This is a predicted structure of a 70-nucleotide RNA (transfer RNA) from Vicugna pacos. Rfam family: tRNA. Rfam classes the family as a transfer RNA.
This record gives sequence, structure tokens and C1' cells, in this order.
RNA sequence: GGAGAUAGCUCAGUGGUACAGUGUGUGCCUAGCAAGCACAGGGUCCUGGGUUCAAUUCCCAGUAUCUCCU
Repeated sequence: GGAGAUAGCUCAGUGGUACAGUGUGUGCCUAGCAAGCACAGGGUCCUGGGUUCAAUUCCCAGUAUCUCCU
């Protein structure tokens, strides 16, 4: 100098009240388990400030991390 920080984990979302997969719980199925199917719960969108009617999104500063150059 560059990059990302969003659910327990991996992540999408480029101004209008946040998705999916996996995991977790419940039910169905089964003699029972696994697999499968359905449903549910789980998010102060890293922190603080600014712009805006409205910010995960745009701007500034900071924090920890990854990476490049010297």
C1' cells in the first nucleotide's frame, strides 16, 4: 500500500426493516437408527462518528486479522 470483518461455522446481500448452506431443536417417516421431508429458533451486520427522510451498503477515524512492498 491492498483486502475482508454479517447467525455456532462457511457466506450472499452495493441506500428502503438481511439470504442460503451446514450445524441445533421439534415433528413426519422407521420395529429402531441413519438418510430424506417439513417447520422452528438463532443476527445490537467489528466499534464510534458523519451524510441521508432512511445506512449492512456511502464518507471519516479506530480496533483486531490476512496479504504485498521496502